[in-house]
Context: one part of a larger RNA
RNA sequence: UUGGGCGUAAAGGGCACGCAGGCGGCAUGGUAAGUUGGAUGUGAAAUUCCUCGGUUUAACCGAGGAUGUGCAUUCAAAACUGCCAAGCUUGAGUACAGGAGAGGGGAGCGGAAUUUUUGGUGUAGAGGUGAAAUUUGUAGAUAUUGGGAGGAAUACCCGUGGUGAAGGCGGCUCCCUGGACUGAUACUGACGCUGAGGUGCGAAAGCGUGGGGAGUAAAUAGGAUUAGAUAUCCUGGUAGUCCACGCUGUAAAUGGUGAGUACUAGGUGUUGGGCGUUUUUAUACGUUCAGUGCCGUAGUUAAUGUAUUAAGUACUCGGCCUGGGAAGUAUGGCCGUAAGGUUAAAAUUU
Numbered sequence: 001u002u003g004g005g006c007g008u009a010a011a012g013g014g015c016a017c018g019c020a021g022g023c024g025g026c027a028u029g030g031u032a033a034g035u036u037g038g039a040u041g042u043g044a045a046a047u048u049c050c051u052c053g054g055u056u057u058a059a060c061c062g063a064g065g066a067u068g069u070g071c072a073u074u075c076a077a078a079a080c081u082g083c084c085a086a087g088c089u090u091g092a093g094u095a096c097a098g099g100a101g102a103g104g105g106g107a108g109c110g111g112a113a114u115u116u117u118u119g120g121u122g123u124a125g126a127g128g129u130g131a132a133a134u135u136u137g138u139a140g141a142u143a144u145u146g147g148g149a150g151g152a153a154u155a156c157c158c159g160u161g162g163u164g165a166a167g168g169c170g171g172c173u174c175c176c177u178g179g180a181c182u183g184a185u186a187c188u189g190a191c192g193c194u195g196a197g198g199u200g201c202g203a204a205a206g207c208g209u210g211g212g213g214a215g216u217a218a219a220u221a222g223g224a225u226u227a228g229a230u231a232u233c234c235u236g237g238u239a240g241u242c243c244a245c246g247c248u249g250u251a252a253a254u255g256g257u258g259a260g261u262a263c264u265a266g267g268u269g270u271u272g273g274g275c276g277u278u279u280u281u282a283u284a285c286g287u288u289c290a291g292u293g294c295c296g297u298a299g300u301u302a303a304u305g306u307a308u309u310a311a312g313u314a315c316u317c318g319g320c321c322u323g324g325g326a327a328g329u330a331u332g333g334c335c336g337u338a339a340g341g342u343u344a345a346a347a348u349u350u
Stems, first nucleotide, its partner, number of pairs: 003322004007304002014201004021194003025088002028085004033081002035077008048066007091191001092188004096183003103177007110154001115149007125136002162169002206247006215241002220236004258317006266295012299306002323350003332343004
């Protein structure tokens, strides 16, 4: 618990789809539920307020009036909201024509490099470090060269470049497939926005079953370093990392900034389109959409900053916060094989 807030102080759900709910463009007619006005009834008395009166005054008491924000019935109004009817095209969508893209899934193929294996050449060292040693080598290593095997990743291009809702996505070719953008017409006619629950997607690590295993590397062994060294450094090295299927559902899941719509100076890059001018073309210039950066005015902000990609000005819907610690813990519920996740306190302390 009114309110005030959520980039950095507490606070934006990891992201989407979407049932209910909330909100919703322009214009016409009707209705009268909300709304507005009137009337009637009711709204006990005391109390409160105003006037008058009583007791010497006051408190107190008595009389009259006002108020009583409400409810019900009824009569009207019709601007706004709702509902009904019939419309409109600007929001939204569909059709058509284009170009762009690491968007997703599947299959195949390639080259470089590391490792390993088998030959050749060749001889005493090689590795590694701050320096060394463990390690490796005359049973021929390192180096160099021919052949083979296998796994993983795709140098340059690569760019505050692209693309996707987010997580994310990068060799080449083919197949299947989603979305956005631009253009000019035609069509539908508000079909829209948000979205509690719900459902789906969701890095890495981890788990289950079965494969695979080159490099790397938690754990671990040894060598160094050191007072010690359960580290750093070196030599090895297993899970894992890879694939298929299933689970897990979390991250500083960050732009630390929810989604949508409208409006509000400019300048300068860049990506994908359109139009115009120019040029033999390439291009250059201007302009207009859609992204993506930098600088910056007004405004805003506690400041830092932000600033048409807002943290400005407004509206709609939804999430979240309410001193620090205890604590994102206990307990219970739900989910999970487990690890744990999610929902989420209190005593107490300050």

Notes
The part of an RNA shown here (small-subunit ribosomal RNA, central domain) has 350 nucleotides and comes from a metagenome. The coordinates come from a structure-prediction model, not an experiment, and the mean pLDDT is 87. The RNAcentral record of the full RNA draws on SILVA.